[in-house]
């Protein structure tokens, strides 16, 4: 210098103008609830996101046991818990820093496209070998029966590897060594596991986010949880009232009264009469809707330091208080600056122009995981090349 890997962090700044939400102070109005005006102060994130996992909190349920169902799965530790974190073990990938994965398929059952003869107590397509008979130019040739998994071929995958013996040809068929597995013993480690020795030819492909087996754990709903106050309407009780009748009440029906208007009559007046009306009001009570309030912002809290620990983390001390909406505020605009990219000028510092400045946005809270992200900063480590 280039390439890479891991960890940590930032993710625009200042000012003007117009606005929004919470708290608070002052003034004015109002009996009050509260409203208006002015001032002060606070007002999104590293992921507030996805709602995937775990908890706090709240309400409901709960004798005991079993079945079903679900989640998790190497070991030790941390943590309130976890599909979390730290350290380690084993396996896989990478030259390496480093990254990824984690019970069991050697308990049973199942599943697997295409190609291929054969895909699961395997398989004779070519080849190799033996035998029978046929033909033969005696070199072979094709056919039938059988043996064979060493070689070829198919496939992601064909039932350990190398060598020797053995054989008609072959084959763990036998032997030596290597690998795996199982058993026994010894040593190290808390443990997962590692190392060594011996024995046994035991040699068994994949898949459990397939059923399943083993081990551990598991009540349900979620802040629209839940609690408090409480209009109007309906309900209950009482009181005062209320034309008559029909069962105390309501509806309905009958009678009566009022009633637009119509008819008769010279007039006074008489008769008929649609719709509708002729009894409601007050007080108290229970549940509870609208609405309001609480839950709801001091917490497994942030920052700094000391100590313990390899680390996750723990203990102690100091210090800080940092959103709380409920149709849901945290915005818009202008100017200057910053950062990045491109272009032009310049020897350079630099100057000018253009463009970009992300992802996203609280809603009970907290711990994680995952995903998105313009641009940038810091540190550890690795590999390659060059120079000293």
């Nucleotide at each position: 210098a280039g390439a890479g890997u891991c960890g940590g962090c930032c993710g625009g700044g200042u000012g003007g103008c117009c606005g929004c939400g919470g708290c608070u102070c002052g003034g004015c109005g109002g009996c009050g609830a509260c409203g208006c005006c002015g001032g002060g102060u606070c007002g999104a994130g590293g992921a507030a996101a996805g709602u995937c996992c775990g908890g706090a909190c709240u309400c409901c349920a709960c004798a005991g046991g079993g079945c079903a169902g679900g989640a998790c799965g190497c070991u030790g530790g941390a943590g309130a818990a976890a599909c979390u974190c730290c350290a380690g073990g084993c396996g896989g990938g990478g030259c390496g820093a480093c990254c990824c994965g984690c019970g069991g398929c050697a308990a049973g059952u199942g599943c697997a496209a295409c190609a291929g003869a054969g895909a699961g107590c395997a398989g004779a397509c070519c080849g190799c070998c033996c035998g029978g008979g046929g033909c033969u130019u005696c070199g072979g040739u094709g056919u039938c029966g059988g043996g064979u998994a060493a070689g070829g071929g198919u496939g992601a995958a064909a039932g350990g590897g190398u060598g020797a013996g053995g054989u008609a040809a072959g084959a763990g068929c036998u032997c030596a060594c290597c690998g795996g597995c199982g058993c026994g013993c010894c040593g190290g480690g808390c443990g997962a596991c590692c190392g060594g020795c011996g024995c046994g030819g035991c040699c068994g492909g994949g898949u459990a986010a397939a059923c399943c087996c083993c081990g551990u754990c598991c009540g349900g709903a979620g802040c629209a949880a839940g609690g408090c106050c409480a209009a109007g309407c309906a309900g209950g009780a009482g009181g005062c009232a209320u034309g008559g009748g029909u069962u105390g009440c309501c509806c309905g029906c009958c009678c009566g009264c009022c009633g637009a208007g119509g008819c008769c009559g010279a007039g006074a007046g008489g008769c008929c009469g649609c719709a509708g009306g002729c009894a409601g009001c007050c007080u108290c009570c229970g549940g509870g809707u609208a609405g309001g309030c609480c839950g709801c912002a001091c917490g497994a809290g942030g920052c700094g330091g000391a100590c313990g620990g390899a680390g996750a983390c723990g203990u102690c001390c100091g210090u800080c208080c940092g959103a709380g909406a409920u149709g849901g505020a945290u915005g818009g605009u202008c100017a200057c600056c910053g950062c990045c990219g491109c272009c032009g000028g310049g020897g350079a510092a630099c100057c000018g122009g253009c463009g970009g400045u992300a992802c996203a946005g609280a809603a009970u809270c907290c711990g994680g995981c995952u995903u998105a992200c313009a641009g940038g900063c810091c540190g550890g480590c690795u590999c390659u090349c060059a120079c000293u």
A computed fold for a 388-nucleotide RNA from an Actinomycetota bacterium, annotated as Bacterial RNase P class A. The sequence was found by an Rfam model in a public genome assembly. Its mean pLDDT, the model's own confidence on a scale to 100, is 81. Rfam family: Bacterial RNase P class A. By type it is a ribozyme. About the family: Ribonuclease P (RNase P) is a ubiquitous endoribonuclease, found in archaea, bacteria and eukarya as well as chloroplasts and mitochondria. Its best characterised activity is the generation of mature 5'-ends of tRNAs by cleaving the 5'-leader elements of precursor-tRNAs. Cellular RNase Ps are ribonucleoproteins. RNA from bacterial RNase Ps retains its catalytic activity in the absence of the protein subunit, i.e. it is a ribozyme.